Background: Small-subunit ribosomal RNA from Capnocytophaga sp. canine oral taxon 329, 1478 nucleotides, folded computationally. Lineage of the source: Bacteria > Pseudomonadati > Bacteroidota > Flavobacteriia > Capnocytophaga. The sequence is in RNAcentral, with records from ENA, Greengenes and SILVA.
RNA sequence: GAGUUUGAUCCUGGCUCAGGAUGAACGCUAGCGGCAGGCCUAACACAUGCAAGUCGAGGGGUAAGGAGAGCUUGCUUUCCCUAGACCGGCGCACGGGUGCGUAACGCGUGUACAAUCUACCUUACACAGGGGGAUAGCCCGGAGAAAUCUGGAUUAAUACCCCAUAGUAUUAUUGCUUGGCAUCGAGUGGUAAUUAAAGUUUAAGCGGUGUAAGAUGAGUACGCGUCCUAUUAGCUAGUUGGAGUGGUAACGGCACCCCAAGGCUACGAUAGGUAGGGGUCCUGAGAGGGAGAUCCCCCACACUGGUACUGAGACACGGACCAGACUCCUACGGGAGGCAGCAGUGAGGAAUAUUGGUCAAUGGUCGAAAGACUGAACCAGCCAUGCCGCGUGCAGGAAGACUGCCUUAUGGGUUGUAAACUGCUUUUGUAUGGGGAGAAUAAGAGGUACGUGUACCUUGAUGACGGUACCAUACGAAUAAGCAUCGGCUAACUCCGUGCCAGCAGCCGCGGUAAUACGGAGGAUGCGAGCGUUAUCCGGAAUCAUUGGGUUUAAAGGGUCCGUAGGCGGGUUAUUAAGUCAGGGGUGAAAGUUUGUUGCUUAACGAUAAAAUUGCCUUUGAUACUGAUAGUCUUGAAUGGUUGUGAAGUUGUUAGAAUGUGUAGUGUAGCGGUGAAAUGCAUAGAUAUUACACAGAAUACCGAUUGCGAAGGCAGAUGACUAACAAUUAAUUGACGCUGAUGGACGAAAGCGUGGGGAGCGAACAGGAUUAGAUACCCUGGUAGUCCACGCUGUAAACGAUGGAUACUAGCUGUUUGACUUUAUGGUUGAGUGGCUAAGCGAAAGUGAUAAGUAUCCCACCUGGGGAGUACGACCGCAAGGUUGAAACUCAAAGGAAUUGACGGGGGCCCGCACAAGCGGUGGAGCAUGUGGUUUAAUUCGAUGAUACGCGAGGAACCUUACCAAGGUUUAAAUGUACUACGAAUAGUAUAGAGAUAUAUUAGUCUUCGGACGGAGUACAAGGUGCUGCAUGGUUGUCGUCAGCUCGUGCCGUGAGGUGUCAGGUUAAGUCCUAUAACGAGCGCAACCCCUGCGAUUAUUUGCCAACGAGUAAAGUCGGGAACUAUAAUCGGACUGCCGGUGCAAACCGUGAGGAAGGUGGGGAUGACGUCAAAUCAUCACGGCCCUUACAUCUUGGGCUACACACGUGCUACAAUGGCCGGUACAGAGAGCAGCCACUGCGUGAGCAGGAGCGAAUCUAUAAAAGCCGGUCACAGUUCGGAUCGGAGUCUGCAACUCGACUCCGUGAAGCUGGAAUCGCUAGUAAUCGGAUAUCAGCCAUGAUCCGGUGAAUACGUUCCCGGGCCUUGUACACACCGCCCGUCAAGCCAUGGGAGCUGGGGGUACCUGAAGUCGGUUGCCGCAAGGAGCUGCCUAGGGUAAAACUAGUGACUGGGGCUAAGUCGUAACAAGGUAAC
Repeated sequence: GAGUUUGAUCCUGGCUCAGGAUGAACGCUAGCGGCAGGCCUAACACAUGCAAGUCGAGGGGUAAGGAGAGCUUGCUUUCCCUAGACCGGCGCACGGGUGCGUAACGCGUGUACAAUCUACCUUACACAGGGGGAUAGCCCGGAGAAAUCUGGAUUAAUACCCCAUAGUAUUAUUGCUUGGCAUCGAGUGGUAAUUAAAGUUUAAGCGGUGUAAGAUGAGUACGCGUCCUAUUAGCUAGUUGGAGUGGUAACGGCACCCCAAGGCUACGAUAGGUAGGGGUCCUGAGAGGGAGAUCCCCCACACUGGUACUGAGACACGGACCAGACUCCUACGGGAGGCAGCAGUGAGGAAUAUUGGUCAAUGGUCGAAAGACUGAACCAGCCAUGCCGCGUGCAGGAAGACUGCCUUAUGGGUUGUAAACUGCUUUUGUAUGGGGAGAAUAAGAGGUACGUGUACCUUGAUGACGGUACCAUACGAAUAAGCAUCGGCUAACUCCGUGCCAGCAGCCGCGGUAAUACGGAGGAUGCGAGCGUUAUCCGGAAUCAUUGGGUUUAAAGGGUCCGUAGGCGGGUUAUUAAGUCAGGGGUGAAAGUUUGUUGCUUAACGAUAAAAUUGCCUUUGAUACUGAUAGUCUUGAAUGGUUGUGAAGUUGUUAGAAUGUGUAGUGUAGCGGUGAAAUGCAUAGAUAUUACACAGAAUACCGAUUGCGAAGGCAGAUGACUAACAAUUAAUUGACGCUGAUGGACGAAAGCGUGGGGAGCGAACAGGAUUAGAUACCCUGGUAGUCCACGCUGUAAACGAUGGAUACUAGCUGUUUGACUUUAUGGUUGAGUGGCUAAGCGAAAGUGAUAAGUAUCCCACCUGGGGAGUACGACCGCAAGGUUGAAACUCAAAGGAAUUGACGGGGGCCCGCACAAGCGGUGGAGCAUGUGGUUUAAUUCGAUGAUACGCGAGGAACCUUACCAAGGUUUAAAUGUACUACGAAUAGUAUAGAGAUAUAUUAGUCUUCGGACGGAGUACAAGGUGCUGCAUGGUUGUCGUCAGCUCGUGCCGUGAGGUGUCAGGUUAAGUCCUAUAACGAGCGCAACCCCUGCGAUUAUUUGCCAACGAGUAAAGUCGGGAACUAUAAUCGGACUGCCGGUGCAAACCGUGAGGAAGGUGGGGAUGACGUCAAAUCAUCACGGCCCUUACAUCUUGGGCUACACACGUGCUACAAUGGCCGGUACAGAGAGCAGCCACUGCGUGAGCAGGAGCGAAUCUAUAAAAGCCGGUCACAGUUCGGAUCGGAGUCUGCAACUCGACUCCGUGAAGCUGGAAUCGCUAGUAAUCGGAUAUCAGCCAUGAUCCGGUGAAUACGUUCCCGGGCCUUGUACACACCGCCCGUCAAGCCAUGGGAGCUGGGGGUACCUGAAGUCGGUUGCCGCAAGGAGCUGCCUAGGGUAAAACUAGUGACUGGGGCUAAGUCGUAACAAGGUAAC
């Protein structure tokens, strides 16, 4: 820096990623070289070999071998060379390994030793005389399996001992001089005592002894620094100190005797856990954080534990003794061993190499030296473990080849100059040849210089690596590329397969049929002999914040005060110099890091120089600030005086109202309670009311963002006692101050203990209701408690969710309580307590002198959510419980503030046949029709709350038809192109068949001769009412004809967003007006369009007929007319225009005028942004998928019409406002030629047979009906009602059986106005009456769409139901309340607490035992002596026993917790969440 909480936003906050690093490991891959590195685990066990010897110039002495001599040719002897072993010297304490232990003077750093030692080396001085006895070896024996032990004889030394010599050495004592940081040191005298020596060789040296000094190495002490845990708070008996003694190289309780009682600790003792430390390494801008491999320094260790010996040095890795565990050998009697040296083996593990070469170089030990030894070292081998370098070719080459992949598909893109092909080069490779440095001061020899020895010169053997590096020549592109990724972060995209499967995943998240996220492919990107993954560390993370964070609401201020330690602290003067600052000196090893230069062809790597090493010590100065010391001051603080204030506290006394109870009176049937009731009380007299008495608790009004108190808290009045605060004064003290860990005191309510008290209220409990339930809400009762005294508890949303103190920083306006004031209902000035606001701050909300502003000081607290304020431990408590306070595990969020929506059993305003007011229905009956269900071979499919259900369908007998049964066909319809052969096609007849179809037969073209026409055949293009309306287009429904939905610019806000569009009015309307940080605009509203209502003009046929004429039984029938009606075109008219009132205006009101019509005149068409993944793949179109002798297509028959049932929509009714019969009047709008059909005849009728007119303002259907007039019926299952059924017919049609309509005769069912519930309608509307049309052969039409006739009632009003609009409010909702979400129970998995116990582990304590060994003691043994053997005392490793504590594992059972697509029960929370929440 990025991703991730949200619909979006800002913030808080965690998680995750990109970077670097590694002693790494794993997967895939692999050409070479250089330089490095390589058991991180079992300090587990180790076979085998090697890793420390050397000196014959210290000593005795010698096998084998060689040469010679003697001869009894297998013996003796001499000489040379000497191996091994032995005595002796030096070395073995170095080098090499490991990190167990250790939290320590172990390490680092700086000092000190006046408290010390130091072999070999260097320097100086001095010395080395005499003597003695042994012993190993060799030799001869003995024991034993072995290891080994032992007896005898004999022998040497630079082995051992004695005597002598002795100075500056040591000890004791005593003088003098001198120095210092205390103890004291140094120098120089006297006296007494004590201790030395070694030779070798042949003289060149080497070696020996003593003393002093140096160098080197070692030892000791001290300051400072050095991990985690306080859920470890007290630890300590040699402990702390003193005097003495011992011991040590040396100081010291190091050890011991005695004395004293100290010592350490909150600045973290003690205990527990973990760990070698440092130079350095990784990371980081740095500060920091993490690490301690390789290399260097120090420490510790050497199978585990203990012990000492030798030695200059060890308590000793490849030495000794003892104990223990383990392994091996054994003849069972005993013995041997220690790879954390180099290789190597087993084991462990994700994991780490060769039983290699050489002493050539460097270094070490011994030696005079040659030299020997050296798994130190130098080299090589293995491993991409890392870093660095090189290569796998370079140039040209477009027909942009082939293959592959993609595609809009025969076109293109990509792979891709890539390949092929041509030319070039040769690092690397192979072959051959050459080949430097590492080698020098070796020894030895010769020479020069000067003093027998040094310095220099010449000569001079020796190379593991090594067939090296490097160089040259030849050959030939020849020998050499992979890995990961491609949704975002993050560079890189397509196809196929798969279908919440298989799988991926670092986080967010992908996958449920079009996956750039899985698997494969093509392509691309990144890095490249490597690339990825995993693990770990730092970074990013300012996410522990010193640099550099926070705490009102996100995690976080302690409930409040007092106060200890601590931290911080007013003015001024002087001194000092601790902090601080400056200069000098020492140190800060080397390597490393950085910079310069330089060497390997470059780099890595190396060399060299410089810088750095930020530190510590020391010294000299400075003195502003802080500190220290000594003074002084008054402003901070405190005391005093004066004046006030208050529900401040403690403890008494006392008052009235109310309530309850008791007694008495009056009085009668209810009271009480609720949404409604009931439980309860009451005729044994309640409630109500009156009087009196008693009881306990609380204090109306005043009373208030009032006052007081540290907080909790405090309220009738009054007395006593106590404290506080404010102002004022400036008398006193003179910094006495602020904060405050641990600690102490106070601390609401509830609760606990003891004793009182108990009116009202009231957990628990009981009853009554409510409810599906109701362990609740409501009601009636009611115990603890509430009250008092004393004691405990110690917590609260103990809140201003805001710690205390001090200072500073604009204002306005209230209020409480003081003081001052020359005018006062005011002003000034303190201390409190409120509101609003500027700057500032803040994520925002907000805060804003009472800060959440600007600063300082001190304390407390926070570091993702859950687990959890839980467990364990500890402390407190009588208990309840409180304080302190984790982890495993789990999630990628949890959270704050604000925004837009949506929602609310939130609020306000408004509208709608929404309610109300009315009229008529539905729901009951029969039938029609649609749906569900059921049935069926099939009952094709779709539509399903509103917004499906007389819907698609505006017309299913066949067809339609998509369904079922059966039977056929497989180029099968149309069209086009090309070709071939043909003359047919078609029609009739016959046969078979259910038919489709098949067979037979008869009839059957034109021509300009090119062809046309026709069908057939062939080829190419089929078809699907199969799936997906959740892939789509188009169309449609609904909210809703509701008034809304947006944009540009500007402004406001960090931002999402807001403003505009809100507010006040008004409207049917976001309609208009006013106001206004908004000004404008768009889609909607309205208007423009059509019909209708009035009029005018024009036109006059098929319509009309007033006047004139003709004419008829009658009739615009005719002449004619153009007035009227009508027709159909164009205009006019209505706009709140006028008047009055109200109002700023918009507008509203008036039953105003005028007018045919009045405030949108009535009706229609017209449907904003969007919502419902709404409907439709079966109107049509279309992506994808599926079928292809079938899911295509044809035919016959059946089905879509089934029928215990349920629902919707209708029709007809139930009757007298009616039925029936007769007579009689008045429409409009549509339709008509395969049609409407006048008229005539026949039939009771449906209809039939004839037959005019009309493609229609001309003709026809056509009778309109209700109505009106008259008659009849008298309330009944009827002269209502017409279902159902029987019979007979008519018509359409190929065909009315399933399954048509209609007619006539007969039959005459239910039904007497319809439960809960529910629908439509506000005027030419409802209701009622008939008519027409589309579809159509006919029709199941009672449907749909139109037309006119007759023609009402009611609307007070907006409380309520439903729907909608605007504003506002709350929200834990945003898939948006059909939302979200809680707890028990049930199931699975996981980690964890308790748990009768069981099993281990380390440490401590007490007692018993006690090896080796030092030290001490001791003797009659050995020794000339030094001394030794023996015995013994103390201490102690180890072992045993005992009781406790700590810690780990495990444990029947048990507790809660977490997680898990769909389980159970309820509905606690979020809205007033339906009882506000906590």